[in-house]
RNA sequence: ACCCGUUGAUCCUGCGGGAGAUUGCUGCUAUUUGGGUUCCACUUAGCCAUGCAAGUCAGGGACUCCUUCGGGAGGACCGGCGAAAUGCUCAGUAACACGUUGUUAAUCUGCCCUUAGGCGGGGGACAGCCUCGGGAAACUGAGGGUAAUACCCCAUAGGUGAUUGAUGCUGGAAUGCACUUUCUCUGAAAGCUUCGGCACCUAAGGAUGAGACUGCGGCCGAUUAGGCUGUUGGUGAGGUAAAGGCUCACCAAACCUGCGAUCGGUAGGGGCCUUGAGAGAGGUAGCCUCGAGAAGGACACUGAGAUAAGGGUCCUAGCCCUACGGGGUGCAGCAGGCGGGAAAACUUUACACUGUACGAAAGUACGAUAAGGGAACCCAGAGUGCCUAUGCCUUGAGUAUAGGCUUUUUGCAAGAGUAAAUAUCUUGCAGAAUAAGUGAUGGGAAAGACGGGUGCCAGCCGCCGCGGUAAUACCCGCGUCACAAGUAGCAAUCACAUUUAUUGGGCCUAAAGCGUCCGUAGCUGGUCUGACCAGUUCCUUGUGAAAUCGUAGAGCUUAACUUUACGACGUGCGAGGAAUACUAUCAGACUUGGAACUGGGAGGAGUGAGAGGUAUUUCCGGGUUAGCGGUAAAAUGUUAUAACCCCGGAAAGACCACCGAUGGCGAAGGCAUCUCACCAGAACAGGUUCGACAGUGAGGGACGAAAGCUGGGGGAUCAAACCGGAUUAGAUACCCGAGUAGUCCCAGCUGUAAACGCUGCGUGUUAGGCGUUGCCAGAUCUCCGAGUUCUGGCAGUGUCGUAGCGAAGGCGAUAAACACGCCGCCUGGGGAGUACGGUCGCAAGGCUGAAACUUAAAGGAAUUGGCGGGGAAGCACCACAACAGGUGCAUCGUGCGGUUUAAUUGGAUUCUACACCGGGAAUCUUACUGGAAGCAACAGCAGAAUGAAGGUCGGGCUGAAGACUCUACCUGACAAGCUGAGAGGUGCUGCAUGGCCGCCGUCAGCUCGUGCCGUAAGGUGUCCUCUUAAGUGAGGCAACGAGCGAGACCCAUGCCUGCAAUUGCAAACGAGUUCUCAGGAACGAUCGAGUACAUUGCAGGGACUGCCGUGGAAACACGGAGGAAGGUGUGGGCAACGGUAGGUCAGUAUAGCCCUAAUCUUCCAGGCUACACGCGCGAUGCAAUGAUAGGGACAAUGGGAUACAACUCCGAAAGGAGAAGUUAAACCUCAAACCCUAUCCUAGUACGGAUCGAGGAUUGUAACUCAUCCUCGUGAAGCCGGAAUCUGUAGUAACCGGAUAUUAGCAAUAUCCGAUGAAUAUGUCCCUGCUUCUUGCACACACCGCCCGUCAAGCCACUCGAGCAGGCUUUGAGUGAACCUCUGUUUUUUGACAGGACUGAACUUAAGGUCAGUGAGAUGGGCUAAGUCGUCACAAGGUAGCCGUAGGGGAACCUGCGGCUG
Repeated sequence: ACCCGUUGAUCCUGCGGGAGAUUGCUGCUAUUUGGGUUCCACUUAGCCAUGCAAGUCAGGGACUCCUUCGGGAGGACCGGCGAAAUGCUCAGUAACACGUUGUUAAUCUGCCCUUAGGCGGGGGACAGCCUCGGGAAACUGAGGGUAAUACCCCAUAGGUGAUUGAUGCUGGAAUGCACUUUCUCUGAAAGCUUCGGCACCUAAGGAUGAGACUGCGGCCGAUUAGGCUGUUGGUGAGGUAAAGGCUCACCAAACCUGCGAUCGGUAGGGGCCUUGAGAGAGGUAGCCUCGAGAAGGACACUGAGAUAAGGGUCCUAGCCCUACGGGGUGCAGCAGGCGGGAAAACUUUACACUGUACGAAAGUACGAUAAGGGAACCCAGAGUGCCUAUGCCUUGAGUAUAGGCUUUUUGCAAGAGUAAAUAUCUUGCAGAAUAAGUGAUGGGAAAGACGGGUGCCAGCCGCCGCGGUAAUACCCGCGUCACAAGUAGCAAUCACAUUUAUUGGGCCUAAAGCGUCCGUAGCUGGUCUGACCAGUUCCUUGUGAAAUCGUAGAGCUUAACUUUACGACGUGCGAGGAAUACUAUCAGACUUGGAACUGGGAGGAGUGAGAGGUAUUUCCGGGUUAGCGGUAAAAUGUUAUAACCCCGGAAAGACCACCGAUGGCGAAGGCAUCUCACCAGAACAGGUUCGACAGUGAGGGACGAAAGCUGGGGGAUCAAACCGGAUUAGAUACCCGAGUAGUCCCAGCUGUAAACGCUGCGUGUUAGGCGUUGCCAGAUCUCCGAGUUCUGGCAGUGUCGUAGCGAAGGCGAUAAACACGCCGCCUGGGGAGUACGGUCGCAAGGCUGAAACUUAAAGGAAUUGGCGGGGAAGCACCACAACAGGUGCAUCGUGCGGUUUAAUUGGAUUCUACACCGGGAAUCUUACUGGAAGCAACAGCAGAAUGAAGGUCGGGCUGAAGACUCUACCUGACAAGCUGAGAGGUGCUGCAUGGCCGCCGUCAGCUCGUGCCGUAAGGUGUCCUCUUAAGUGAGGCAACGAGCGAGACCCAUGCCUGCAAUUGCAAACGAGUUCUCAGGAACGAUCGAGUACAUUGCAGGGACUGCCGUGGAAACACGGAGGAAGGUGUGGGCAACGGUAGGUCAGUAUAGCCCUAAUCUUCCAGGCUACACGCGCGAUGCAAUGAUAGGGACAAUGGGAUACAACUCCGAAAGGAGAAGUUAAACCUCAAACCCUAUCCUAGUACGGAUCGAGGAUUGUAACUCAUCCUCGUGAAGCCGGAAUCUGUAGUAACCGGAUAUUAGCAAUAUCCGAUGAAUAUGUCCCUGCUUCUUGCACACACCGCCCGUCAAGCCACUCGAGCAGGCUUUGAGUGAACCUCUGUUUUUUGACAGGACUGAACUUAAGGUCAGUGAGAUGGGCUAAGUCGUCACAAGGUAGCCGUAGGGGAACCUGCGGCUG
């Protein structure tokens, strides 16, 4: 002195927890010494066996014993003193009990001290003892005799009361003391002796101790506000040592209380102790001191002193003995026992020390005390070893071995020590020997990313939090850290906590300003003067016990401890003196606070009365005719008995447009047509009067919206409830139609609101700017108006803002700034503004107002995101619009789900799974099912030349099999029986991973450096305007720059140029072929020459808003020219920071786990192809823009050696038999839609082709499950597709075919390729989304979020409850032991008995209060991973929310009225 915990992050508020110290208990562990005011205080002031804890003595003394006869010792009993102390405990007690200060003129005091005086005379008893009795015992009765310092009488001294007086002393004051007169009532003494003395009596004084009174001080509760009847006082009496209602009789009616009486709860008080910097808070058992108590309660006796418990009597409860008649007993003394409890010692020794009682003394007694034993009770000290060499490591404070040193402790021996011992001390011997644990190790908080086990289990955790298969957090092991003879836990206290705030906090939004005003007590209070000295300050003095505490010494070896001196402390109280500023008080004065007064104005201030206005509804009359009304749309409703609408009239009740405002008035609630009356307040101006009269305000009082209540009116509108109609899954709502209380008035009640500025009232101080209302002053203009404009002042009411303040938002002269005075209120969230009690109310309910229990957060402000059935701007054919074509229908193909199955292997599930895993599975693939078989490198053990492992004919077994078995043979070294270990695994975890991929994203974003702003998270930059496909660019700006992405770049394509020319090409030339009229024509890339063209390859060019026009500040946009191409030319590739625990362990890789003779490997067969059904993607269709038949034409990309195959032949075809060429610009493979002609004639067809039958072909080991093709036959559904939904902006859609991939075979798939070739838009943000800005948020796992209430289940603690049975206490009544006292009786006369009165324990009973227990049942509350119903709140939360009130409803809630904006 702080640290952790609310959040995605931040700053606050706030509490929870941790770290410190102390007390008790507990776990584990433990060598030793000293000291201490430690050790049944906490629970049971519960009960106690046994022993001990109070005796002693020159008074008397029977009797006994001893004797040196002198005497000595013991000794019951009588007597004196003591036993009222010591010791123990803390139940009671909130009180003069305690502390402290005083008083006693209201008192006593044994033993002790001082002074003075005295101790004369006499008498009778009673114990012990003796005799005789009673009784079980305890004990007790009768008779006889006896001593004293026991008792009695007389005397003297003396004392008490009354009385007289002229007085003296003390004192603040005589009621005191002394003296004096008279009277009354009383009235001392004790001896012993060793002759020293000790006792005894009286008086006075002192000391000590005690009694009584008193000021002040110290607990909680107001859910205890009134209490009290001897109560308060007086007079008189009684009583006491003593004042006093202490008690009694009479009289009066007082007394205490908000400065807390009374009542209830709790508690011995103080010195002190713990903690703290202190102030404080908590405690107060142990030591000292005061008090109180002795099983519960009462009473007196004795005595100097007791209402006495190791004395008595009585009652109650318990225990013991008993012969049943009666007796005994009290450990809260020391030990000890039982009980209780988490909790606490030996039935020890001694009077040696200190002290007490007695005694002249010696001495005796003492569980006081001293001393020992036990206890991890506290404090303090010491030790558990040290050194060297070598080796091992990794550098040690390491470890192993060897050697050496020391002996505190330990063990042994002797002496000292002590009352006796223990301990201890001295000396000697032996030997490193006899001596280390506890807790922690995720953060806080020092110390492991070590190994094993476990797998949301077991468990840990003060708090946060760990554990669901890689746990630094559980349990072990090892290592490490902290402290150490201790260490950690539980419970409690203080500190931390400025978290009860006097020092030293707050209240706009976090908890917290009473709804508002008036006002009592209280608190606070303007200027000047004087007095006083109460407060205050200073000085002197008394006291405030010791111990404790501090400092400096001293004594134990040191320390703890003890002790000496000084100081401090007790912060106080008393006495005396001084000062007089301030406060108080008293007196006097003042005017600025305040109040009154005057003036002209402002105002929805209030109350009452009167008048008016439009609208609404209803009614009447007239006109008119079919609807009206209502909604998002409807319906209920209304209308032919005439509505609605129009015109005229009447009635009723409510309200008061425009003006109207950020405006005015009022204390607040609140107040609005006009006029009158009454009444109140404020501002301004004046400066006339009073003279501090003031401020605030606990209690108290008054006012107080709406709703509500009572009674009486009124009732037009609107409208809780209620009833219909809709909406809906439902709709007890939102919407609609009706409609009652109510809304209005009068008289009362209620007393609450988000009664809000969420901001109490008053006073003063502290920059300004701009509005507005009222008044005043001055100026200006003037149409002279109560006019206009401007300036200044005061008072209100707004807004911006400086300083300052604040957690921030914000406040900012109308403070939330700086100060003062007074009041109210707060102290984590919930339970709860609930329960109980009280009080108010007719009720509803208001005010006051807890606890148990539960919980680690709840909360405020702001930040970044995300989200919104919020707003704004922009963008996109995975958005719309416009257009084109589809899907959704039928059949088929294929994938998925489901179902089925021995198996139908597995994965993927919105977009971003489903002709996807390149996944077209006949075997293989293949992972699935059934069956069969095979296999372990290497090492060890058991086995093995007495033959391992292997092979084989035949028989058996079997679907089959040297797999096994029987029998026999061959071969000849290894060996799966066990333990490790290894290969393999398409076994598990994609939520352990790498890599790769999808989607956000056909997006335009994502960041950094420096600076600046903010306490911080963070912001700024990245924002605004314009622009762009674009965070593309331009201008502005506390920002200036930069990076990734976009763009640039790369590929293809489109145009041109150059070069090249085989296998490409073919215009001109020559050959060539055919025809020919011999001129030539045609064909044609075969040859030569060629490389113009096409093509291919390579290298370049070309496009940049460059040019023109318009707009614009620019960027840029639009239009145009030129151009093959125009604004990114077109199409691709690449494609940010990141996110999605997205997908893949089944492509490979890889961690961990699992299987190991099977989850490994191989083979056979089956399955992945199943089939009531649902979904996706396709193919073919439904036909005439067509089908069929015949004929004709034009591509490109590709592929080819287990291959492509021309061509020829055979077959109706599929296909077959031969076969050239081609390792490819060379050879092969190559179109269809289209065009022409013909038929069909709108039909289930000459459309459509499924399905099925028959026959053939091909691939392959194999074609049944389960392939493809051909021919013939068969000829299903289907006549254009509901809701819904998909794709597309140009060589695109649509339509047509081709090639390739896969492949033995199979294409309705995918990927490329070309052929034909449109329509529409040139926009928008409506739907779906994306980006940016802004706004709200109770979300942050981020709306698939969060979250509310009923119901159901379990647990917990309270509350109510008919009652039941108790404890304590108060009051009344009854019975009443016993004591004191009075009276009487009695041969027993210090006695006994009887009776009365007072007090009165205890018991019984009644009523009240209070506390806990129990109780059928009832209500709400809290808590508890995955129950039910809804969706109330958070976004405009989908009807804005909330407050008060009223009604209604399964529930959150809904509705009415008024209010608030949070």
A computed fold for a 1462-nucleotide RNA from a Candidatus Woesearchaeota archaeon, annotated as small-subunit ribosomal RNA. Its mean pLDDT, the model's own confidence on a scale to 100, is 81. It matches the Rfam family "Archaeal small subunit ribosomal RNA". A reference for the family is Yusupov et al. (2001), "Crystal structure of the ribosome at 5.5 A resolution", Science.